Predicted 3D model of a 91-nucleotide RNA (SAM riboswitch aptamer (S box leader)) from Weissella koreensis. The source organism's lineage runs through Bacteria, Bacillota, Lactobacillales, Lactobacillaceae and Weissella. The RNAcentral record of the sequence draws on Rfam and Ribocentre.
RNA sequence: UUCCUAUCAAGAGUUCAGGGAGGGACUAGACCCGAUGAUCUGACACCAACGUACCCAAUUGGGCGAUGUGGUAACUUCUAGCAGAUGGGCG
Numbered sequence: 001u002u003c004c005u006a007u008c009a010a011g012a013g014u015u016c017a018g019g020g021a022g023g024g025a026c027u028a029g030a031c032c033c034g035a036u037g038a039u040c041u042g043a044c045a046c047c048a049a050c051g052u053a054c055c056c057a058a059u060u061g062g063g064c065g066a067u068g069u070g071g072u073a074a075c076u077u078c079u080a081g082c083a084g085a086u087g088g089g090c091g
Base pairs, nucleotide, nucleotide: 001091003089004088005087006086007085008084013044015043016042017041018040022033023032024031026081027080028079029078030077045072046071047070050068051067052066054063055062056061076083
């Protein structure tokens, strides 16, 4: 990364440092966030429970939260199009 598969109306930062103008994946239309410093990067904290490990059960279940990811504005911000994101798997 093509493809396959499951999930995407829940939850979690008024933190610190860096940085400095755009951002909310793409297109269109809206709407919203942002110099009272957003998006982004790092640290810490937290949320969650897809994989591994462990425990109970025997069932396609439950627990745990060590570990590998992931996530922490708004229903994937909304609508339409086509899609996108995350986990796991054959190659």